[in-house]
RNA sequence: GCCCUAGUAGCUUAGUAUGGUUGAGCGAAGGUUUCGUAAACCUUAGGCCAUGGGUUCAAAUCCCAUCUAGGGCU
Repeated sequence: GCCCUAGUAGCUUAGUAUGGUUGAGCGAAGGUUUCGUAAACCUUAGGCCAUGGGUUCAAAUCCCAUCUAGGGCU
């Protein structure tokens, strides 16, 4: 230098093919229960989906560029 893959909640990740309400587990906060703790159960918060632009009525999803990480070729 070229090619491939990945980037979504504090962490691990689903969702991308075929655009249409962003979910789950763990964790956090509050509550019920208990003499108390743990466990269990209930509720809540937390995401401008790596960044910028474009297409579209509508973009995590499609297109372009860039950044970061990993891998491959020379």
The RNA shown here (transfer RNA) has 74 nucleotides and comes from a Nitrososphaeraceae archaeon. It matches the Rfam family "tRNA". By type it is a transfer RNA. The prediction has a mean pLDDT of 81. The RNAcentral record of the sequence draws on ENA.